This is a predicted structure of a 102-nucleotide RNA (SAM riboswitch aptamer (S box leader)) from Cytobacillus purgationiresistens. Its Rfam family is "SAM riboswitch aptamer (S box leader)". About the family: The SAM riboswitch is found upstream of a number of genes which code for proteins involved in methionine or cysteine biosynthesis in Gram-positive bacteria.
[in-house]
Order: sequence, then C1' cells, then structure tokens
RNA sequence: CUCUUAUUAAGAGUGGUGGAGGGAAGUGCCCUAUGAAGCCCGGCAACCGUCAUUUAUGAAAUGGUGCCAAUUCACUCAAAGCAUAGCUUUGACAAAUGAGAG
Repeated sequence: CUCUUAUUAAGAGUGGUGGAGGGAAGUGCCCUAUGAAGCCCGGCAACCGUCAUUUAUGAAAUGGUGCCAAUUCACUCAAAGCAUAGCUUUGACAAAUGAGAG
C1' cells in the first nucleotide's frame, strides 16, 4: 500500500512542555495567543489478548492497539418522500480504528 471483516449518536484534564496552527480531501462552517500541532503525564473505551462460565454473555484492565471540540463537524454520489432554487430519510462512496490475509 491492497484485500476481507466489524465498528463509527456514548465516553475521556481549569495538568506540564511547546510555540502556530488544526478539524483526511474539495466546498462550507468551525476551533485556536482566554494559546493550535507535536511530546510527557492524566483519562476514556474495551477491538485483540486475559479470566469465568451456559460459547455467547459477563468481569478486570497489569499486556498490544485506539481514542480524548462539534454525529465520522456538515455537505459532496444515488434513491424515496415532502408543496419543493430547499428540507427529511435511507443507501452507496470516501475516511478513521481494530482483527485477519497478501
């Protein structure tokens, strides 16, 4: 990087460091010197793993990841409905993360 599969409406700091950016892409709209990213500490969750059993549930959180503004911030494509330059719902695409495979 590609493929398969599951999940994405919940949850998580008035800390230290750091100094200007960040929210995948485009458009928009936001966050940010009342301090961005990154790093450390802290926390959340419980996918893998662990433990217990009625094999699908439950438990802990010492291991491997992940995550900690806004629904995956909204929309991007398609369909259906609605008195309709729009709105709503559903699905697809895309993205993120886990597990497995190449």